[in-house]
Context: one part of a larger RNA
Molecule: small-subunit ribosomal RNA, central domain
Organism: uncultured prokaryote
């Protein structure tokens, strides 16, 4: 240098987007940089290989050959790759007419609970539990009526149901907004695809700073419970959960499956549920994107995947190489902190 891998054995970066790099439709022309042939110097000798000759053979020495797969210069070829010129429309992406959707930002709102306050009935127990206490209550609770005050979250619809790159998103409504899909054509002409640095975004926790606090609830306290019982169970309860705005950057961040494009024969693949559309008129048929759930070929150590591939291929990225030590120490960036990211050895089996 070449060769295996990455659902679950070790392995796909948590997700976009994009620089540099790599790859890169089609059709004619030109170039000749790569690319392929000749030619021709050069590739010192000696070794090594081939043939051959000399010491009585050999080792040894000796003569030709070959080899030196290399590098200059020139000549020729143009098929591929590249450069340059000039087109095309099958990728790409813009406009137009539809369509769905809890897709994001920000305002206003309505209803059902709880808990708390003031009242009005009313009287002795409420509340918990396996079964008790601690709590709570005659200073009037629980239960029940009206009233009012705050905060969260939104029951039924709801769903192997939507939408979003992931994280995720759920009352109604109005504003402002990015993606998508789909028709028929119009018009740009490769504008792609992938991405090392990089730069956004990122659930819950946590942290600053200043609001807010119903309800649950780390820590804490108390009551059982046991041998103990810093637990499970109760009965309170603080941070937090909720909001503004600035760090933080990690999850079994899962589809454990990187992202793009092709193709398959399965004689229309089957069956469900969502969206468009054409033709029709409810029952169904074409085409297209997404989504469940089987399942043929064919992969696969097996389970299983199976046109939404873990098939059969191409591009380009990231990663792994025996179990611990260890995602640790050292160092370096970052970060207020916690800590995060980079990432070993010793020794051990």
């Nucleotide at each position: 240098c070449u060769g295996g891998g990455c659902g679950u054995a070790a392995a796909g970066c948590g997700u976009a987007c994009g620089u540099a790099g790599g790859c890169g439709g089609u059709u004619u022309g030109u170039u000749a940089a790569g690319u392929g042939g000749g030619a021709u110097g050069u590739g010192a000798a000696a070794g090594c290989c081939c043939c051959g000759g000399g010491c009585u053979c050999a080792a040894c020495c000796u003569g030709g050959g070959a080899a030196u797969u290399g590098c200059g210069u020139u000549c020729c070829a143009a098929a591929c790759u590249g450069a340059c010129a000039a087109g095309c429309u099958a990728g790409a992406g813009u406009a137009u007419g539809g369509u769905a959707g809890a897709g994001g930002a920000a305002g206003g709102u309505a209803g059902a609970a709880u808990u708390c306050c003031c009242u009005g009935u009313g009287u002795a127990g409420c509340g918990g539990u396996g079964a008790a206490a601690u709590g709570c209550g005659u200073a009037g609770a629980u239960a029940u009526g009206u009233g009012g005050a705050g905060g969260a979250a939104c029951a039924c619809c709801g769903a192997u149901g939507g939408c979003g790159a992931a994280g995720g998103c759920a009352g109604c409504u109005c504003c402002c907004u990015g993606g998508g899909u789909u028709a028929a054509c119009a018009g740009u002409g490769a504008c792609g695809c992938u991405c090392a640095g990089g730069c956004a975004c990122g659930a819950a926790a946590g942290c600053g700073u200043g609001g807010g606090g119903a309800g649950c609830a780390a820590a804490c306290a108390g009551g059982a419970u046991u041998a103990g019982a810093u637990a499970c169970c109760c009965u309170g309860g603080u941070a937090g959960u909720c909001c503004a705005u600035g760090c933080c950057c990690u999850a079994a961040a899962c589809g454990a499956u990187g992202u793009c494009a092709a193709c398959u024969a399965g004689u229309u693949g089957u069956u469900g549920g969502g969206g468009a559309u054409u033709c029709c008129a409810u029952u169904u048929c074409c085409u297209u994107a997404g989504u469940a759930a089987c399942g043929u070929a064919g992969c696969u150590a097996a389970c299983g995947c199976g046109u939404g591939a873990a098939g059969u291929u191409g591009a380009c990225c990231g990663c792994c190489u025996g179990g611990g030590g260890a995602g640790u120490a050292c160092g370096g960036u970052c970060g207020c902190a916690a800590g995060a990211c980079u990432a070993a050895a010793a020794c051990u089996c």